The part of an RNA shown here (small-subunit ribosomal RNA, 5' domain) has 537 nucleotides and comes from an uncultured prokaryote. The full RNA is in RNAcentral, with records from ENA.
Context: one part of a larger RNA
C1' cells in the first nucleotide's frame, strides 16, 4: 500500500471503484443510422366530383414504407489472446509518401447518350431465398467539347543543396473534368416550362493550411548457456513487377556473403508507456481505474468497396459448436450496456433520459447515439459527520477481587438543566439552459421591402427531480463493535483444566497455585469498523 476475499459487527453522507478466474459457452432486449432542399414511385387518411346512400372511377391534398443515390457503418465502445518486436517510449528523417470532411485562394460548370431498382405481370422454394419478362428517374452510369491547371515525355536556361538529387521560368507533344438542388425578384424575352439577375448548399480541376495516417534511422525495454552456433530470399548487386511510397517487398539472373560471448539462434514469460505502491534517496515492484499507443473480434485464411479497413454487430472459403427444416437446404457469433449458466475464495441494474458534452446524418426542424449524463447495489477503498453535552455521591444496587478493614466497575448509572447535527414528516424554491428555431424591430450586403450576415426584446427546452442549499415540527429520542493483554508490544487478576483441552508471528505456554488453554471480572489498542489470510516495497 491493495480492482483485494473471509470471520464478528454495522447509524449517515460526499467522491472513487467494482468479473484479477474460462479470449469459456451464450436465452432476451437495445448498443449506427440519417438525407423528400438528389430520384421515381407513392399506402392508410381528408376535401370535391361523376354513377350512386357502402363498392367503383376521375381530380386535388396528404404522406406510411420500402426502393434507387449521398455522406456515415475505418469513430465511438470493450477485451489483453497474441506479440521480446512489425510493438512501444524519446530524439529525429521522407530530396522515398499519402490524406474524406474543415479552411485560404485560382479557373471552371458546355452539348448529347444509353440503362436500371422499385413498382407491376409470371414462376421455384417449407423457409432463407431466388429465375424471368414490361417500364421508369436521377448529385448513378457512359460519350464529346473546353484546360486555368495537372501528370507523362522533350529543348533550353537560371541559381541552389546534405550523396542519391530537388526548385523556378520557358519549347513542343499526348492525356485528363464536372451536377445539380433550393429561396426570392424589377426591368427584359418567353413555347408560360422558364430563360435572366441574385442568396445559400452541393459538384469539378489545380495550389497553399490545419489535423490525421504510412514508412525509416538512433537509443532503451525481463528470465535462462542445464539453449552456442544461427541463416538460403539467408547478405548484396543487375534486369523486371509491385506500392501512395523506400526496400528481396516479390520473380529471374549474378556473387557468397549476413548474424553472435557487448549473447545470436532456442525455449520461457509478458501488450508497451505517462504512471501507480514504497523508500530520506538510490534503487525495487506494478502497468487495475484516468489519458496516449499497438494488437484481437467464434478459429484459420482471404479479397472486395472506400479517403481510408484486410473492416467488432460488411462480404467469400474452411473447421468446431449452437438452432431451424417440409431432410432438399437454411441460420448465427455479447472481447458492446444490462443479464444468464458454468468454473472460482471472489467482483453490481435484464434501471431512467437524450436535459448537458461530444458523434453521424441534415439547409434546418429533427432523427439516431447502452458514447455520454444520471438514479440503483456492494463498508471495496478514501474522506466527513453522529450514536449527546453539563452538572451530579467522601461514592447507590448489582458483578469481581479481598489481608474481610475494604477495593474496584466510578460521574459511570439514577436524577435535574439543555442542545437537535444526522434520522424521519412538511413545505416553497435556485442551479446545471447557452443555444437552435420561431415573432417583431434595427444595422450592413443587395437593384430589392427575397435572401444571407449581425444584433436587441419576447417565446421554446430539465433524465436526475419526493435534487442540493434552505425554513418548520419532532425527542435523547432510531445509532458501537473488533482485537488483544508472557518478552518482542501498550494493557492483571480469580475460576476451570491438569502435557489432557487447547494457544502459537518468532521466543515458546499446559504434567495441580498457568498474568501464555478456556470463562469471567478490570484494563489496553483501533473505532462503523476491527481482525487474519494473500501480494509488494
Nucleotide at each position: 500500500a491493495c480492482g483485494a476475499a473471509c470471520g464478528c459487527u454495522g447509524g449517515c453522507g460526499g467522491c472513487a471503484u467494482g468479473g484479477u478466474u474460462u479470449a469459456g459457452g451464450c436465452a432476451u432486449g437495445c448498443a449506427a443510422g440519417u438525407c423528400g432542399u438528389g430520384c421515381g414511385u407513392g399506402a392508410a387518411c381528408c376535401g370535391g366530383g361523376g354513377a350512386g346512400c357502402a363498392c367503383c372511377c376521375c381530380c386535388g391534398g396528404g404522406g406510411a414504407a420500402a426502393g434507387c443515390g449521398g455522406c456515415g457503418g475505418a469513430a465511438g465502445g470493450g477485451u489483453g489472446a497474441g506479440u521480446a518486436u512489425u510493438a512501444u517510449a524519446u530524439a529525429g528523417a521522407u530530396a522515398a509518401c499519402u490524406u474524406g470532411c474543415c479552411u485560404c485562394c485560382u479557373a471552371g460548370a458546355u452539348u448529347g447518350g444509353g440503362a436500371u431498382a422499385a413498382u407491376c405481370c409470371u414462376c421455384u422454394g417449407a423457409a432463407a431465398a431466388g429465375a424471368g419478362g414490361c417500364c421508369u428517374a436521377a448529385u448513378a452510369c457512359c460519350g464529346a467539347a473546353u484546360g486555368u491547371g495537372g501528370a507523362g515525355a522533350u529543348u533550353a536556361a537560371g541559381g541552389c543543396g546534405c550523396a542519391u538529387g530537388g526548385c523556378u521560368u520557358u519549347c513542343u507533344u499526348c492525356u485528363u473534368a464536372a451536377a445539380g438542388a433550393u429561396g426570392g425578384g424589377g426591368a427584359c424575352c418567353u413555347u408560360c416550362g422558364g430563360g435572366c439577375c441574385u442568396g445559400u448548399c452541393a459538384c469539378u480541376a489545380a495550389g497553399g493550411g490545419a489535423g490525421g495516417g504510412g514508412u525509416c534511422u538512433a537509443u532503451g525495454u525481463c528470465c535462462u548457456a542445464u539453449u552456442a552456433g544461427c541463416u538460403u530470399g539467408u547478405u548484396g548487386g543487375u534486369g523486371g513487377g509491385g506500392u501512395a511510397a523506400u526496400a528481396g517487398c516479390c520473380u529471374a539472373c549474378c556473387a557468397a556473403g549476413g548474424c553472435a560471448a557487448u549473447g545470436a539462434u532456442g525455449g520461457g514469460u509478458a501488450g508497451c508507456c505517462g504512471g501507480c505502491c514504497u523508500g530520506a534517496g538510490a534503487g525495487g515492484g506494478u502497468g487495475u481505474a484516468c489519458g496516449g499507443u499497438c494488437a484481437c473480434a467464434c478459429u484459420g485464411g482471404g479479397a472486395c468497396u472506400g479517403a481510408g479497413a484486410c473492416a467488432c454487430u460488411g462480404c467469400c472459403c474452411a473447421g468446431a459448436c449452437u438452432c431451424c427444416u417440409a431432410c432438399g437446404g437454411g441460420a448465427g457469433g455479447c472481447u458492446g450496456c444490462a443479464g444468464u449458466c458454468g468454473a472460482g475464495a471472489a467482483u453490481c441494474a435484464u434501471u431512467c433520459g437524450c436535459a448537458a458534452u461530444g458523434g453521424g446524418c441534415g439547409a434546418a426542424a429533427g432523427c439516431c447515439u447502452g458514447a455520454c449524463g444520471a438514479u440503483g447495489c456492494a463498508a471495496u477503498a478514501c474522506c466527513g459527520c453522529g450514536u449527546g453535552g453539563a452538572c451530579g455521591a467522601c461514592g447507590a444496587a448489582g458483578g469481581c477481587c479481598u489481608u474481610c478493614g475494604g477495593g474496584u466497575u466510578g460521574u459511570a448509572a439514577a436524577g435535574u438543566c439543555c442542545u437537535u447535527u444526522c434520522g424521519g414528516a412538511a413545505g416553497g424554491c435556485a442551479g446545471c439552459a447557452a443555444a437552435u428555431u420561431u415573432a417583431a424591430g434595427g444595422u450592413g450586403u443587395u437593384a430589392a421591402u427575397a435572401u444571407c450576415a449581425c444584433u436587441u426584446u419576447g417565446a421554446u427546452u430539465g433524465a436526475g427531480u419526493u435534487c442540493a442549499a434552505c425554513u418548520u415540527c419532532u425527542a435523547a429520542a432510531g445509532a458501537a463493535g473488533c482485537u488483544c493483554c508472557g518478552g518482542c508490544u501498550a494493557a492483571c487478576u480469580c475460576c476451570g483444566u491438569g502435557c489432557c483441552a487447547g494457544c502459537a508471528g518468532c521466543c515458546g505456554c499446559g504434567g495441580u497455585a498457568a498474568u501464555a488453554c478456556g470463562g469471567a471480572g478490570g484494563g489496553a489498542g483501533c473505532g462503523a469498523g476491527c481482525g487474519u489470510u494473500g501480494u509488494u516495497c